This is a predicted structure of a 352-nucleotide part of an RNA (small-subunit ribosomal RNA, central domain) from a metagenome. Rfam family: Bacterial small subunit ribosomal RNA. The full RNA is in RNAcentral, with records from SILVA.

Context: one part of a larger RNA
RNA sequence: UUGGGCGUAAAGAGCUCGUAGGCGGUUCGGUUAGUCAGAUGUGAAAACUCCAGGCUCAACUUGGAGACGCCAUCUGAUACUGCUGUGACUAGAGUCCGGUAGGGGAGCACGGAAUUCCUGGUGUAGCGGUGAAAUGCGCAGAUAUCAGGAGGAACACCAGCGGCGAAGGCGGUGCUCUGGGCCGGUACUGACGCUGAGGAGCGAAAGCGUGGGGAGCGAACAGGAUUAGAUACCCUGGUAGUCCACGCCGUAAACGUUGGGCACUAGGUGUGGGGACUUAUCAACGGUUUCCAUGCCGUCGCUAACGCAUUAAGUGCCCCGCCUGGGGAGUACGGCCGCAAGGCUAAAACUC
Repeated sequence: UUGGGCGUAAAGAGCUCGUAGGCGGUUCGGUUAGUCAGAUGUGAAAACUCCAGGCUCAACUUGGAGACGCCAUCUGAUACUGCUGUGACUAGAGUCCGGUAGGGGAGCACGGAAUUCCUGGUGUAGCGGUGAAAUGCGCAGAUAUCAGGAGGAACACCAGCGGCGAAGGCGGUGCUCUGGGCCGGUACUGACGCUGAGGAGCGAAAGCGUGGGGAGCGAACAGGAUUAGAUACCCUGGUAGUCCACGCCGUAAACGUUGGGCACUAGGUGUGGGGACUUAUCAACGGUUUCCAUGCCGUCGCUAACGCAUUAAGUGCCCCGCCUGGGGAGUACGGCCGCAAGGCUAAAACUC
């Protein structure tokens, strides 16, 4: 390469937007580029296939016929694809109108519980901690308890295989600004779509820079234990950090270990958000049904099995990314990025 794959064996990029490209709804006209048919030219000989002949056969060989990807020119066909039309359409997509749920995002303000510290009162000999202890704190009055104050961080219950967000993620309360979704109407646009190499943006924690902040927790560090040792697990302390602002970093078991879009293919049962119908009238509740989301179970089918199963890992189409034995190695070298830490890209020798 051909081919086969990517939930768990190697393999889905952390996520989104989007350039080029690839792919693309229904219908009419034109064109005839692709496509299809025919003709002509070309397609040396040998080789190949068929027939006949020659070496006793065969291999081999001689003759004849056929065939020869493709290419060029001409003629024709017009279903499909392409191109083209200031042609048409509305089922895709979007806009508009009316509703609606939500820890979606940003900023500001406020609240109570708790921990710690400070001041004062009561009060006296212990407290704390563990498997047991000790280090530690305490007669300079601790622990406990009451009152007042300071400050930082996080928001018990509600809380839920519940909600929102593209992912990372998001949870006290109120206000301001702001993104998206869903349902219903069907007024408008009229294919405006899908994917997306490069590219751009977002991106937990830790870490870095500058300046703040610092209650609790707590790498490092110190001490006490344990132990043969104990650079640990346990205990007492405790610095960076954790918090805020601005700027970097750009990685995670960034996981559903499952890329995105569209369509199709039994059901059952929950939950969240809308709509419609119905129960003689109104109305709560209930019942039926429909759309969206999120779980569980399960048939066909799929799978190496486990399992998946209308939220597919089933059946198909379109586009992207990725894999190709283990180690060496996500390393070296080079390049790009970064203040650094390091990140991205990414081998080989050798070896089994």